[in-house]
Molecule: c-di-GMP-I riboswitch aptamer
Organism: Mycoplasmatota bacterium
């Protein structure tokens, strides 16, 4: 150093829920706690998904410049074990 992920986790990572903060919403954080995860590490780059304040419009319908890496793909990194 290159592949590979069958089974294990010293450690690591936290869904969902309560609460408390911001927020227009979606959602972020944080604390509890543990559905799960070998990339649930890191990137909105691409496709996809939730919002709709403002903005357009009167179709109450469209729009992201807000967002989701634990939706899929891509780049970039690490552990472990085996070869």
């Nucleotide at each position: 150093a290159u592949a590979u992920u069958c089974a294990a986790a010293u450690g690591g990572c936290a869904a969902a829920u309560a609460u408390a903060u911001a927020g227009a919403a979606a959602u972020a954080u944080a604390u509890a706690u543990a559905c799960g995860c070998a990339a649930a590490g890191u990137u909105g780059c691409a496709u996809a998904a939730c919002u709709a304040a403002g903005g357009a419009u009167u179709g109450u319908u469209c729009u992201a410049u807000g967002u989701u890496g634990g939706a899929u793909g891509g780049a970039c990194u690490a552990c472990a074990a085996u070869a």